[in-house]
Context: one part of a larger RNA
RNA sequence: GGACCAACGCUGGCGGCGUGCCUAACACAUGCAAGUCGAACGCUCUCUCCUCGCAAGGGGAGAGGGAGUGGCGGACGGGUGAGUAUCACGUGGGUACCUGCCUCAAGGUGAGGAAUACCGGCGAGAAAUCGCCGACAAUACCGCAUAGGCUCUCCUCGGAGAGCAAAGCUCCUCCUCGUGAGGGGCGCCUUGAGAGGGGCCUGCGCCCGAUUAGCCAGUUGGUGGGGUAAUGGCCUACCAAAGCGAUGAUCGGUCGCUGGUCUGAGAGGACGAUCAGCCACACUGGGAUUGAGAACGGCCCAGACUCCUACGGGGGGCAGCAGUGAGGAAUCUUCGUCAAUGGGGGCAACCCUGAACGAGCAACGCCGCGUGCCGGAUGACGGCCUUCGGGUUGUAAACGGCUUUUCUUGGGGACGAAUAAAAGGACGGUACCCAAGGAACAAGCCCCGGCUAACUACGUGCCAGCAGCCGCGGUAAGACGUAGGGGGCAAGCGUUGUCC
Repeated sequence: GGACCAACGCUGGCGGCGUGCCUAACACAUGCAAGUCGAACGCUCUCUCCUCGCAAGGGGAGAGGGAGUGGCGGACGGGUGAGUAUCACGUGGGUACCUGCCUCAAGGUGAGGAAUACCGGCGAGAAAUCGCCGACAAUACCGCAUAGGCUCUCCUCGGAGAGCAAAGCUCCUCCUCGUGAGGGGCGCCUUGAGAGGGGCCUGCGCCCGAUUAGCCAGUUGGUGGGGUAAUGGCCUACCAAAGCGAUGAUCGGUCGCUGGUCUGAGAGGACGAUCAGCCACACUGGGAUUGAGAACGGCCCAGACUCCUACGGGGGGCAGCAGUGAGGAAUCUUCGUCAAUGGGGGCAACCCUGAACGAGCAACGCCGCGUGCCGGAUGACGGCCUUCGGGUUGUAAACGGCUUUUCUUGGGGACGAAUAAAAGGACGGUACCCAAGGAACAAGCCCCGGCUAACUACGUGCCAGCAGCCGCGGUAAGACGUAGGGGGCAAGCGUUGUCC
């Protein structure tokens, strides 16, 4: 000198774009952050209309609500950096593997059955919730049929044998109104290929300590078996006795890795916030289930903590968005909208979305703008200095003229919205444009001994104090304090900390 995720002191007008718990992976009140589908299914409630009926009530149609079965999604998106020195990551290879939704291609979608939740009845409990009995539905579940195809076994490589599927819903048209025929859409099953995603293996790269020198018993390899989607001591039985290490094993310490960021002429050094990729974690530890895939807002067990309780028993997990306490030098609103982009569900309409887009707070950073411009000398007054003549503050002010960026008021007013065309904007009556008014509302901070740009007076008297280094202060201090003047930067200026 540059750079900060900065903090502190003094000061502070505006805008744009960014950034904002680096500490306690400490504990969390409250609200929201993952649902959706009636075009899979039965039930139930409310309203309206039609119809039968004297009425009670029955039947039908439509709209809306509710929980339940079922499907898809909850494995994405969002957070954090604890752990991890490791095939975790980066880069280059490999294959013994898997892949829901999507795309392409081929073939199929036949005929049946038994349950169950919701519901009804009874019961237990303070609650959370649960038990018994009964009935009923499906794209839920289970046989059977069929097999182009797939899997397995045998094989003379021609083949032979065995096993394995499925689900329906809806729209339109026609008719002898029976869900009868035809057509379309969304699905379902089997198989092959693709795309994208993932699993596993591997070469190389990847911090400090030798005041850590030896380490290892499933350890190293083989065979048989098990297990997995799949290779493999991944696991197991037996056999062999290997394997790693001063080119640093093992142990200890520290740590998420990378694209990158900062600095530097470069080489290099330091760092890994924001954004992006990967990994790991979700109160702590362990476990499985479902599923194509596994667990932040799923389940079970144990523990710590916390809440409710009728003391029998139950509930919870902000390292999601806000917000609270605590810790700390220190880090924001319990905001708006799904308008756009994207995601989930749905044929769709649409619903959900603290992802996202916006607004709010903070000079925290970068960038831009303003706090006026021109004239104005008897060089006013005041201040300060003075050799008492004067000098300086200083064209500075006053005063005269001008302008209106900004500001205030009024008027107009977007792009972002994509489409056959229309309607539809949180931001926002914002940006922007026009008019009127009035210099109007807006300057500080640090420094002035040398380094280093900028000097005098008074006070103080090794005191009070200053200080980055050298050093100043003990009676004329350009170094302390104040004043005048000056220098530097400027909505900032200094200080501290860290890196180069």
Small-subunit ribosomal RNA, 5' domain from a mine metagenome, 500 nucleotides, folded computationally. The prediction has a mean pLDDT of 86.